[in-house]
RNA sequence: UCACGAUAAAGGCAAACCCUGAGUGAUCAGGGGACGCAAAGUAAAGGGUCUUUAAAUACACAAGGAUGUUGCGUAAGAUAGCCUUACUGCCGAA
Numbered sequence: 001u002c003a004c005g006a007u008a009a010a011g012g013c014a015a016a017c018c019c020u021g022a023g024u025g026a027u028c029a030g031g032g033g034a035c036g037c038a039a040a041g042u043a044a045a046g047g048g049u050c051u052u053u054a055a056a057u058a059c060a061c062a063a064g065g066a067u068g069u070u071g072c073g074u075a076a077g078a079u080a081g082c083c084u085u086a087c088u089g090c091c092g093a094a
Stems, first nucleotide, its partner, number of pairs: 004092002012037002017032006035081001041087003045084003048079005057071002
C1' cells in the first nucleotide's frame, strides 16, 4: 500500500416516532430522539420500489350515458438507510 474489519481507541452518522416548515404526492429541510451503520460519505448511470400525471388502450363492476377502480403505459419526479456502479475518506488487532 492492497485486502480485511476487532467486545481496540479517537471521533462520526442517525431508523421508527414527535414538533415546525416546504411539496398535490413519494419525500425533503431544521429540532428532539436512537433502530441500526465501517462508508448510513458524495453522485440518480443501470435495476428495483414508490409518487404525481396528458392522451390512448385493455379488463372488472354498475349503466341509457357519464363516471369509478385496477393493469399496461407516457412524461416528470422521489429513494444512495434496496442492490449494482463511479469517486472520495478515519482508525489498525488478527

Predicted 3D model of a 94-nucleotide RNA (c-di-GMP-I riboswitch aptamer) from Candidatus Brocadia sp. WS118.
Its mean pLDDT, the model's own confidence on a scale to 100, is 78.